[in-house]
A computed fold for a 472-nucleotide part of an RNA from an uncultured prokaryote, annotated as small-subunit ribosomal RNA, 5' domain.
RNAcentral holds the full RNA, with entries from ENA.
Model confidence (mean pLDDT): 88 of 100.
Context: one part of a larger RNA
RNA sequence: AACGAACGCUGGCGGCAGGCUUAACACAUGCAAGUCGAGCGCCCACUUCGGUGGGAGCGGCAGACGGGUGAGUAACGCGUGGGAACGUACCUUUUGGUUCGGAAUAGCCCCGGGAAACUGGGUGUAAUACCGAAUGUGCCCUUCGGGGGAAAGAUUUAUCGCCAAAAGAUCGGCCCGCGUUAGAUUAGCUAGUUGGUGAGGUAAUGGCUCACCAAGGCGACGAUCUAUAGGUGGUCUGAGAGGAUGAUCACCCACACUGGGACUGAGACACGGCCCAGACUCCUACGGGAGGCAGCAGUGAGGAAUCUUGGACAAUGGGCGAAAGCCUGAUCCAGCCAUGCCGCGUGAAUGAUGAAGGCCUUAGGGUUGUAAAAUUCUUUCAGCAGGGAAGAUAAUGACGGUACCUGCAGAAGAAGCCCCGGCUAACUCCGUGCCAGCAGCCGCGGUAAUACGGAGGGGGCUAGCGUUGUUC
Repeated sequence: AACGAACGCUGGCGGCAGGCUUAACACAUGCAAGUCGAGCGCCCACUUCGGUGGGAGCGGCAGACGGGUGAGUAACGCGUGGGAACGUACCUUUUGGUUCGGAAUAGCCCCGGGAAACUGGGUGUAAUACCGAAUGUGCCCUUCGGGGGAAAGAUUUAUCGCCAAAAGAUCGGCCCGCGUUAGAUUAGCUAGUUGGUGAGGUAAUGGCUCACCAAGGCGACGAUCUAUAGGUGGUCUGAGAGGAUGAUCACCCACACUGGGACUGAGACACGGCCCAGACUCCUACGGGAGGCAGCAGUGAGGAAUCUUGGACAAUGGGCGAAAGCCUGAUCCAGCCAUGCCGCGUGAAUGAUGAAGGCCUUAGGGUUGUAAAAUUCUUUCAGCAGGGAAGAUAAUGACGGUACCUGCAGAAGAAGCCCCGGCUAACUCCGUGCCAGCAGCCGCGGUAAUACGGAGGGGGCUAGCGUUGUUC
């Protein structure tokens, strides 16, 4: 000098920021991801018979973003600079196409099973759901003969779509050089191990996987093992070099009760999806089921210690939708906390019989001290009353009757904390008597203590001041 701090005493206002560093411990409750009727059939309610509204379901897009956490990871994880063998929904550009058919199924209805979660059978139905045929320049495979392979319609009639191919943009996957903590009281490590051929697999290269062949590969320039740790931009300190650190904000990575797995999809091996196993909690009719706050609030526990079960989608942004709009604990705001930084105030001027009181005294006086009183003023902030925004564009403002402006009253409502032996700015008296106590170091205290306790006085900082902890 600094802090995501804590503790003690104290505490007026505002602006801006920050707020579980510990148990990646367990979680009651509510909310945090939906949307589309301009894809589809059906059911219900109302009806002015024109329609309007609602519901579950099929289908589409989105739930891979946004938000959280730092357990794991010493690694191509991150940083930086390169590379070739790749993918990319939505968006943009270009070219071409959008023909003809079919079979189901949910919902609904009927009949069941079950305590529930849920689930079985039957009749029948729609689609931008599913399947077949046609065409197919271009596209893919090819032994160059050939083979494979697409589409979907809707409405308010002007659009929105759908399919194939090419290009772009964006985002991502992969590979490499260099850099990236400590320990040798860890010296040898390695069989898919290292390389080759062939095959499989992937969007793609590759022992990624497999068969066969060879015997390699790494290591004192520290392999392997162990411990610790998310990385970076940055932050703190310092004249710098460096040292320490990685909260908030931004980028990347990893994780989502623990372990494993795939499905769907352009994209996941998926926080609020699925399956299996495990631990835990809950429901149960004991047969069986349900759950996952490291989302926002909040609870218990742990701890020296860290907030409201708030408001709004008004703005910015995101998802869906042609749109109106709906959703959005992202976000914007408000609440709590002196946790920090910054600003302001707690009054100003005059005022000496230098009042009283306190303290000291050589008893003369000195000091507190222009300090108070008194007189004359002012009204910041807070208070009361009135007006009242920008942020939004024609409309729409949570914040908010907020910021700000005007007026009113009255010095009125607003000062503490630490220290005074030296270091180190600031001294006397009383009490105590190696006791009680102080202390960062040196050291004070055993009867005259400027070092303990109190008082008066003084010094420092100030809505804070000290202490403790940590870093330089």